[in-house]
RNA sequence: AGAGUUUGAUCCUGGCUCAGAGUGAACGCUGGCGGCGUGCCUAACACAUGCAAGUUGAACGCGAAAGUCUCCUUCGGGGGACAAGUAGAGUAGCAGACGGGUGAGUAAUGCAUAGGUAAUCUACCCUUGAGUGGGGGACAACUGAUCGAAAGGUCAGCUAAUCCCGCAUAACAUUUUGUCUCAUAAGAGAUAGAAUUAAAGGGGGGGAUCCUUCGGGACCUCUCGCUUAAGGAUGAGCUUAUGUCCUAUUAGCUUGUUGGUAGGGUAAAGGCCUACCAAGGCUAUGAUGGGUAGCCGAGCUGAGAGGCUGAUCGGCCACACUGGAACUGAUACACGGUCCAGACUCCUACGGGAGGCAGCAGUGGGGAAUUUUGCGCAAUGGGCGAAAGCCUGACGCAGCGACGCCGCGUGAGGGAUGAAGGUCUUCGUGAUCGUAAACCUCUGUCAGGAAGGAUUAAAUGUAUAAAUGAUAAUACCGUUUAUGCUUGACUUAACUUCCAGAGGAAGCCCCGGCUAACUACGUGCCAGCAGCCGCGGUAAUACGUAGGGGGCAAGCGUUACUCGGAUUUAUUGGGCGUAAAGCGAAUGUAGGCUGUUUGGUAAGUCAGGGGUGAAAUCCCUCAGCUCAACUGAGGAAGUGCCUUUGAUACUGCAAGACUUGAGGACAGGAGAGGAAAGUGGAAUUCCCGGUGUAGCGGUGGAAUGCGUAGAUAUCGGGAAGAACACCAGAGGCGAAGGCGGCUUUCUGGACUGAUCCUGACGCUGAGAUUCGAAAGCUAGGGGAGCAAACAGGAUUAGAUACCCUGGUAGUCCUAGCCGUAAACGAUGGAUACUAGAUCUUGCAUAACUUUGCUAGGUCGUAGCUAACGCAUUAAGUAUCCCGCCUGGGGAGUACGGUCGCAAGGCUGAAACUCAAAGGAAUUGACGGGGACCCGCACAAGCAGUGGAGCAUGUGGUUUAAUUCGAUGCAACGCGAAGAACCUUACCUGGGCUUGAACUACAGGCAUAGCUACCUGAAAGGGAUAGUAAUCCUCCUUUGGAGGAACCUGUAGAGGUGCUGCAUGGCUGUCGUCAGCUCGUGUCGUGAGAUGUUGGGUUUAGUCCCGCAACGAGCGCAACCCUUAUCUUCUGUUGCCAGCAUUAAGUUGGGCACUCUGAAGAGACUGCCGGUGUUAAGCCGGAGGAAGGUGGGGAUGACGUCAAGUCCUCAUGGCCCUUGAUGCCCAGGGCCACACACGUGCUACAAUGGUCUAUACAAAGAGUAGCGAACUCGCGAGAGUAAGCCAAUCUCAAAAAGUAGGCCUCAGUUCGGAUAGGAGUCUGCAAUUCGACUCCUUGAAGCUGGAAUCGCUAGUAAUCGUGGAUCAGCAUGCCACGGUGAAUACGUUCCCGGGCCUUGUACACACCGCCCGUCACACCAUGAGAGUUGAUUGGACCAGAAAUCGUCCGCAAGGAUGCCUAAGGUCUGAUUGAUGAUUAGGGUGAAGUCGUAACAAGGUAACCGUA
Repeated sequence: AGAGUUUGAUCCUGGCUCAGAGUGAACGCUGGCGGCGUGCCUAACACAUGCAAGUUGAACGCGAAAGUCUCCUUCGGGGGACAAGUAGAGUAGCAGACGGGUGAGUAAUGCAUAGGUAAUCUACCCUUGAGUGGGGGACAACUGAUCGAAAGGUCAGCUAAUCCCGCAUAACAUUUUGUCUCAUAAGAGAUAGAAUUAAAGGGGGGGAUCCUUCGGGACCUCUCGCUUAAGGAUGAGCUUAUGUCCUAUUAGCUUGUUGGUAGGGUAAAGGCCUACCAAGGCUAUGAUGGGUAGCCGAGCUGAGAGGCUGAUCGGCCACACUGGAACUGAUACACGGUCCAGACUCCUACGGGAGGCAGCAGUGGGGAAUUUUGCGCAAUGGGCGAAAGCCUGACGCAGCGACGCCGCGUGAGGGAUGAAGGUCUUCGUGAUCGUAAACCUCUGUCAGGAAGGAUUAAAUGUAUAAAUGAUAAUACCGUUUAUGCUUGACUUAACUUCCAGAGGAAGCCCCGGCUAACUACGUGCCAGCAGCCGCGGUAAUACGUAGGGGGCAAGCGUUACUCGGAUUUAUUGGGCGUAAAGCGAAUGUAGGCUGUUUGGUAAGUCAGGGGUGAAAUCCCUCAGCUCAACUGAGGAAGUGCCUUUGAUACUGCAAGACUUGAGGACAGGAGAGGAAAGUGGAAUUCCCGGUGUAGCGGUGGAAUGCGUAGAUAUCGGGAAGAACACCAGAGGCGAAGGCGGCUUUCUGGACUGAUCCUGACGCUGAGAUUCGAAAGCUAGGGGAGCAAACAGGAUUAGAUACCCUGGUAGUCCUAGCCGUAAACGAUGGAUACUAGAUCUUGCAUAACUUUGCUAGGUCGUAGCUAACGCAUUAAGUAUCCCGCCUGGGGAGUACGGUCGCAAGGCUGAAACUCAAAGGAAUUGACGGGGACCCGCACAAGCAGUGGAGCAUGUGGUUUAAUUCGAUGCAACGCGAAGAACCUUACCUGGGCUUGAACUACAGGCAUAGCUACCUGAAAGGGAUAGUAAUCCUCCUUUGGAGGAACCUGUAGAGGUGCUGCAUGGCUGUCGUCAGCUCGUGUCGUGAGAUGUUGGGUUUAGUCCCGCAACGAGCGCAACCCUUAUCUUCUGUUGCCAGCAUUAAGUUGGGCACUCUGAAGAGACUGCCGGUGUUAAGCCGGAGGAAGGUGGGGAUGACGUCAAGUCCUCAUGGCCCUUGAUGCCCAGGGCCACACACGUGCUACAAUGGUCUAUACAAAGAGUAGCGAACUCGCGAGAGUAAGCCAAUCUCAAAAAGUAGGCCUCAGUUCGGAUAGGAGUCUGCAAUUCGACUCCUUGAAGCUGGAAUCGCUAGUAAUCGUGGAUCAGCAUGCCACGGUGAAUACGUUCCCGGGCCUUGUACACACCGCCCGUCACACCAUGAGAGUUGAUUGGACCAGAAAUCGUCCGCAAGGAUGCCUAAGGUCUGAUUGAUGAUUAGGGUGAAGUCGUAACAAGGUAACCGUA
C1' cells in the first nucleotide's frame, strides 16, 4: 500500500466481498511446563447453608457454668476457694453514612471541564485561647409476678455512670443599637454598648500538710477525656457557564407555571413551601413528546481527523425484593437500621410471627458462555481501644479454566546401501517423502527422583541501658537511641546442587484466483464445497480420501462483534448536462454573505505570563524480577478550560466620509408581454332555392355509411361556432407556464443615449406567498370542426388495437378548484476574470459600412470532462447563498400527518431480496434502417422434378435380426468403385479358450509333418495304423551348443465395444467469396482506431489518385495441367501428295500432310482513335488461329459450424476377456412392407414407333484377360480357335443421323410394369436373393395441384461409347465424343454474399433479448370484525405509615386536618402480539396465454392526465 467481482473487451460511476488489528468471548480438533493478568456481557431472576461490623471493664452496675481442690452432711445434698471479676447479657460511648456489590433507573436533580459560595456545614484529626465549679433525678440489667406456641411483651420493686436535668461562671459565639473602613446587588470587616447561652469524668505516680469507714481520699503532678471560641486540614451541600445519542411520520409546551411583595422552612440562596399581586416563561440555534443509554479518566482501531466501546483498575452518580416515609446522627431519608403498603418464600398451637446474597463462597434457573460452600489476618488498609488486642469474604494468598499476554521445551552434530515402505511414473539403473530413518558421537533446559533452602518482617509490645521534655521529684508519663526476646497464610513454594536417560512432551488450518502452497484415486449437477467470483453433468489442482507441499504453532481454525481498508456521509476529503442528485417558476421573511475610506474599541484573532488539566494508562529514559510479559522511579505529554498583560493586519461593534455596486430623474425607439372591449375575411359544417343524374365516399384492398324521398358535383342566399393562411425568420416578448387577424383603452418589464441626484440602500433566500401546459372537477352558457368512451365495418389464429364510417363527454366562454408534465438547456441564482472567428434583433454612433451597449445563434483556443461534449449565454478559474444525492429492486409504495368536492397531490419508510443495477465510448452481430456492388439470386428463356410404373436411398413400421454411421442448405443412387456364401460388423444354433494373427521368457523334442479312419451341417471332437524321424549354423563330431518349426506354461493377445463433447489425421460448408492480418509510426486514459476509410476503377484489398501514415505477410492474379494456332525434331504399329503395286496403305517407297509426343513461338491493353483527373482504366478499331484473366481444370486465406468420421487408419481414458463384447462354423438377416419423402430410369407418343438399307467419333480396357474368323442355336449363348502383354490384335456395332416402306391419333404397331412357361451364363451354391434370352401376358400412364431444381455456349437439351468395382450383377458413379439451341430489358422484388453508414436494452450475438396476467410452492409486509398485553395522560372515589398543623392531656399518649404510596371506577393516547379473510410485493432450470419494449421492434418511443 491494495485486490476480486457488472463487459466480448474498455474507461467511469457504484455497491458487495477479501487481506490487517482487536475481544471479559463462545464452538470444533488438539494439548508439555512456568510467570503475570483475567473470569455471569443473559434473569436488577429466586435463593438452602456458612461467614462478610464490631469494639471499649482505662465510662457503669451486675455476674455465671462445666471442671479441680476443700469443708459439712440427714448421704438426697449443701458451703467455701480456684476457675474468674472470666464467659455473658445490659446501661453508656464511638463506629454500623467507610469498606464491598450492581448498573435497574437517569438524556439531566447525572457526568466532564472551568468558576462562584460576600448564601453554607464539617464527627474524629492539627494549632491556639479560656474553662472543666456545685447540685439533683431516672431507666435497663437484676428480683418477683404474669400473658403468649413462638416472636415478644405487661405489671411491681432495687441500682450505677462519660445516662438525663437545673444552678453558677464566660466571650472573640447568637440577637440587637451606634460609628468607621471596604465592596460585586443582596453584603463583609473593625469597634463601643445591651440581652442570651457550657461542661464529665477515667487512669498512672507522689512526698510534705489535712481528712479517713484505714481500702483510700483531699492535695500536687502526668496523661486520656469533656465544654467553649477562633483558625487549619479533610469531607460534604448549593449554584453558574460550556459540552454531552437518535427521532419533526413528536410543533407547539407551561398555571407554582414566569416574576414580584410578605411570611414559613433549611446548615444554606431559591416557588423549596404558603398567601396576595402581575401575566408572564420556553421554542425551528428544535421546546414538549417518544426511543435508547449510567457518565468520565480511558480501551480498541486509524497516517491523522475521526469512528466504536465504557469489562478488569481509578474518579463521580444512582440503586439495595417493589413503592412510600421519616427517625437517629457531624453526615443517611441508611445493602447486612426503623415504620407502612404490595408481591413472593418460610414457621405456626391458626390466634399470630419471620425474611430480603446487585457482600464472599455456593445452589437452582436462564444461557453459546463465565471459577472454590479454600487458607490467613503474616503484610497493606479500616473500626474500636491508652494499649495488649479483638473484628475485618476489604485485602493477602492458594484452587479451577490455553480465556488473554509473555517466556521455555519437545533435542543437537554427523550419517547415502539415497534402505524398506508409501505415493507418483514418461515404466527407466526413474522421481519424491529424504539426512528424514536406521546407525555413530554428544547435550541435559522443562517434567521426574534426592538433598539443601532464602526474601517477603517493617513494626508493635516487653525487658535492660542511655539521653531529653514535663515535674517538687532521680516516681510515673511522653519523645529519641542501642541491645535481647517476640510475629509467615502463601510454603518446602522461589532458588541452588546432585542423579538418570533422547528418554515423558505436536497439533491445527490451508493448497482454483484474491493468497504462500499439486498430483493420484473415488464420485459423476449426485454426494458435497463456498468469504466474493464460483466449482461438481466420466479425465474435478475447487467435492471425499491419500501422498506431497504451504502457513502458524501449545495452539490452530470457525462464528459473533468493533475500527480499518471505505475519499462508501468527503472539516481534513466527494458530488448533482447524460451514471443517484437543480425545487416547474418567481417575489420575499428569518438567517448567511457583503464595495472604497478615516479614526475609535478590542468581542473574535494573534503573542507572552499564571492557575488547572487527580492517580493509573500511552510515549521517552533509567531500574527490579535470569529475559519478557509484569512492576517501580523520573520526565514528557495531556492539542482543553479559566485568568492576566499586550498587539490591532483581518472580521465584528458603534461613529464619520466616498461613488464605482444598487436605485431614481430626463429623452427615445423595438416587441405574438398582460387584461378588457369592439371588429374582419377565407375555410369547414348545416339550412333554403336553382342546375343536374347515378353514383358518392373510403381503403393496401374492401365493407359499414350517404344516395332515385335526387346524394356527390356546381351556382346563389342564409346561420352558427372555432381557429387566424400568406407575412413567418435558428425572428421578437415574457420569471416560468406560455404568447400570432385587425383596432382602441388600461398596464408590467427590458434596452439605448446624455447629464444630474440618493449614498451600500446590495446578493442569496429555510419556512411563507403568488403564478403555473394539457387532462380532470363544480355551476351556468355555448357547441362548427375535431374527438376519449361507445357502435358498426374491416384486418387477424384472436384484434376489447393499428385502418375505415359514425359519434358523446371534452375542446370554446364566465366564475371557482386542481397544482401536476421528458414543467428539459434533463444544466439554481448573483458577481468578477479568462484567445478569437462569424451571423442576426434593438438602440446609439459612424458615413461607406466602422464602433459601443444589449439580446439571440453557430464554430473554435486554453482549460475542464469517464467519455460524449462544454467552451465570455461554461460543464473553465474563483467567491457567496439556497436546493438535492449516497447500490439495484421492494417504492415514490405502506402507515401517519396535511391539502383537495373528488381524482389525487405533498411529506415519505421498513421487512425481504439480488451482486449487481448504471453512464459513455469500442469491436462485432442483427434490423420488416439507409447508400453502393456482385452471384443462374430474380427477371427473360430452355429442359425438368412434384402426377404414373419401376430402380435406388431414407424415415416409419415389422422382425430372432432387419448391423452401424450420415439428418436444413452442407443426410437421403451418401460411407457402399458393386450384401446369394464370403463380405458382415446383426440374429439363431453348434463349437474353441495363450486362442485365427503378433512379441518375449521358461521348459520340452516320438508332441511336429504326410497318408488314411469314425462322428458331424461344418467348425470341431475322437481314436488308431502306416510313413518319416524334420530344416539351418557352429564346434573339440560316442556327442554338444544355438536358431527355425511345433507343444506346454506365464506375461500378455483380441474387441467394427463406449466416448468425434478427450484427440491426431482427413473431409464438408460459408466460398474461389475478397477478404484476413502484422511491424514501425501516429491518435486515443483505454478497449481500440489509423493503415484496410474517401474519389475513380476492377472478376478481385485489381490498379490509380488523395490521405498520419509508411511498409510487409497469408489470400487475388501469375507460375502448373489441358484445349485452340504455328514452328522445329521424331517417322513405327501412324499417314499417303506424287511414283509403282494390291481386293484392301496390302506392299515397295516417302515423311510433304494428318497424327503421335517432346521442345519452342504466340496475347502484352503491345498498336490506333475516343473517353477519363495528364492516372488506373473503359469503349471502339486494326492485325491475328485466338483480344482484353481466350475456354476448362488443379489450386480453397484468417476463421465459422464442440459440423462429419473412434466402423479406413492412428490414439488418451473407460469397459469385456471361459455361460466372452474375443475367435471359428452352418443357416438366416442387411432384400421385410398399411405408409411418407428424396434422387433417378422408362414413358405417356407422329420432331414419334417399327422394318430394311447406309454414313461419321472420341476416350479407354485387355494374359486367372480381350477373344477375331468359322460352325451350331430364333436368341441369351455354345463349340473350336487365329491374333494380341497392344498407335500392330481384340472388345467394337457407335447412336442420334441419312434414304425408303408401313403405322394415322387410338390406351394404339405408344408404353412396357406385372405374371405364366421355357432357357442361357457365372459360381461349391442362384429358394429366400443374380443378370440375360425366347414365347405368351400387356398394368398405370394421354405432359402432371400447391410448390420446386438445373442451365448463359460448343452451354442446356438430346444421342450413343468406354472405364473402375467385379466370378456374376449398373437406370448409380467416373470419363468420352456426336448433333446442337433459346434468352438476359434490367436490378424494383425473393435468396446468398461484400463494403460504407446508422440504431440497438443483442454478445450463446434476432433461432437474440424481454413484458404482463393466470396456475403452483415458499417468504416477509400492509389492511382487517376484533381479541389480548405494556406504558402513559385526565377526572373522580377511597386513603396506610410518617412529617407539619390543630384540639384534649402534667406527661405518656389519644383524636383530627392537609398532603400522599399502593388500590379502585370512567375515559383518552402511544405501542406490541395475535386474527377468519383480503391486497399488492419478492423469490422459485425447463407450466399457460399472448408479444408490450430493444432495429423505423414491424402503429417511433416516452412524460403528465382521463